[in-house]
């Protein structure tokens, strides 16, 4: 000089996940933010199989391959493979969405990068009142590319 690792500071990302106050510490209490439960109205069901009652119109009860249903961007499709024609697992490939590219917005090209994990436990549409919970983790260091537009601004 390159390439890698760790810390430590200092600016940054992604997300509600931040800011005050009280405490020696654990914690606690407020703002603000973000979520969940939860009436009327209205929305949804109204199926199919066989069982069991009923003279009967019917009425129970159960089963339909692995019930639903929230956080979250994280969904859904294709091949393959898992003892099997699968709403599930694993791969591979797209996706519906979600973020980035260093001053804020909108809008756009261009190129990158995610498209996960998890809780509840037979329940949960919407939903005034009300009730309840959360404030977490993870990263970057030339990742810093354009083009309108518009406020801000002592300059972008």
């Nucleotide at each position: 000089u390159g390439c890698g690792a760790c810390a430590a500071c200092a600016c940054g990302c992604u997300g509600a996940g931040u800011u005050u106050c009280c405490g020696g510490a654990a914690g606690g209490a407020a703002a603000a933010c973000g979520g969940g439960g939860g009436a009327a109205c209205c929305a949804u069901c109204c199926g199919c199989g066989g069982c069991g009652g009923g003279c009967g119109a019917c009425c129970g009860g159960c089963g339909c391959a692995a019930g639903g249903g929230g956080u979250g961007a994280a969904u859904c499709c294709g091949c393959g493979g898992c003892a099997a024609c699968a709403c599930g697992c694993c791969g591979c490939g797209g996706u519906a969405g979600g973020g980035c590219g260093a001053a804020u917005c909108u809008c756009u090209g261009c190129g990158c990068c995610c498209g996960a994990a998890u809780c509840c436990g037979a329940c949960a549409g919407c939903u005034a009142a009300c009730c309840c919970c959360g404030u977490a983790a993870g990263c970057g260091u030339c990742a810093u590319c354009g083009g309108a537009g518009a406020g801000u601004g002592a300059a972008a």

RNAcentral holds the sequence, with entries from Rfam.
This is a predicted structure of a 156-nucleotide RNA (c-di-AMP riboswitch aptamer (ydaO/yuaA leader)) from Cohnella candida.
Rfam family: c-di-AMP riboswitch aptamer (ydaO/yuaA leader). From the family's description: This family represents a conserved RNA structure found upstream of the ydaO and yuaA genes in Bacillus subtilis and related genes in other bacteria.
Of the family's consensus pairs, 96% are formed in the model.
NCBI's taxonomy places the organism under Bacteria, Bacillota, Caryophanales, Paenibacillaceae, Cohnella.
The prediction has a mean pLDDT of 75.